């Protein structure tokens, strides 16, 4: 310097082209309780960024950016 994988809520994780991206926990609120905890409902909240393919992209391509691995060159 070169390859190769990897970026989804706060976390870990599904969705492989097809409507408004789901689920566990994690927050908030209500109920409940003397209070707490624990249990029930409810609610918010996500596709690194840019571009392009396509009627349609989390998904396929391209660069950049971050992370991670394996090599090479100097010394």
């Nucleotide at each position: 310097g070169g390859c190769c994988c990897u970026g989804u809520a706060g976390u870990u994780u599904a969705a492989u082209g097809g409507a408004u991206a789901a689920a566990a926990u994690a927050a908030a609120a209500a109920u409940u309780u003397c209070c707490u905890a624990a249990a029930u409902u409810u609610u918010a909240g996500u596709u690194a960024c840019a571009g392009g393919u396509u009627c349609g992209a989390u998904u396929c391509c391209u660069g950049u950016c971050g992370g991670g691995g394996c090599u090479a060159c100097c010394a």

This is a predicted structure of a 75-nucleotide RNA (transfer RNA) from a Bacteroidota bacterium. Its mean pLDDT, the model's own confidence on a scale to 100, is 81. The source organism's lineage runs through Bacteria, Pseudomonadati and Bacteroidota. Rfam family: tRNA. Rfam describes the family as follows. Transfer RNA (tRNA) molecules are approximately 80 nucleotides in length.